[in-house]
RNA sequence: CACUCAUCGAGACCGGCUGAGGGACAGGCCCUUUGAAGCCGGGGCAACCUGCAGGAUCAACCCUGCAACGGUGCCAACUCCUGCGGGGCGCUUACUUAGUGCCAGCCGAUAGAUGGGAU
Numbered sequence: 001c002a003c004u005c006a007u008c009g010a011g012a013c014c015g016g017c018u019g020a021g022g023g024a025c026a027g028g029c030c031c032u033u034u035g036a037a038g039c040c041g042g043g044g045c046a047a048c049c050u051g052c053a054g055g056a057u058c059a060a061c062c063c064u065g066c067a068a069c070g071g072u073g074c075c076a077a078c079u080c081c082u083g084c085g086g087g088g089c090g091c092u093u094a095c096u097u098a099g100u101g102c103c104a105g106c107c108g109a110u111a112g113a114u115g116g117g118a119u
Stems, first nucleotide, its partner, number of pairs: 003117006013042005021031003025083004043075003048071002050067006079111001084108003087103006
């Protein structure tokens, strides 16, 4: 790398070094010399792993609550939006087909990210 499971509309920024890019990919749209990305230091958020208590169970998986020393993660915009398929409501069209707009935030899949597991 590939496999499997869970989650992804909440939350959380300062300083130093440095100096032009960044938001995974493509299109869009944004952020950025009022300082991008990266590195270092400090701070914070959250609760996946973890600990404790309770519930349920033959037992385990599991459910609820509390905690946050430790292992990760994260701290612009929903995973920034869309990408593939379907649904609903409109418009064009005589109808079907087809096209197109919207869903202030329709559903699912794919992709991606993070964690746990397995190897």
A computed fold for a 119-nucleotide RNA, annotated as SAM riboswitch aptamer (S box leader). The coordinates come from a structure-prediction model, not an experiment, and the mean pLDDT is 79.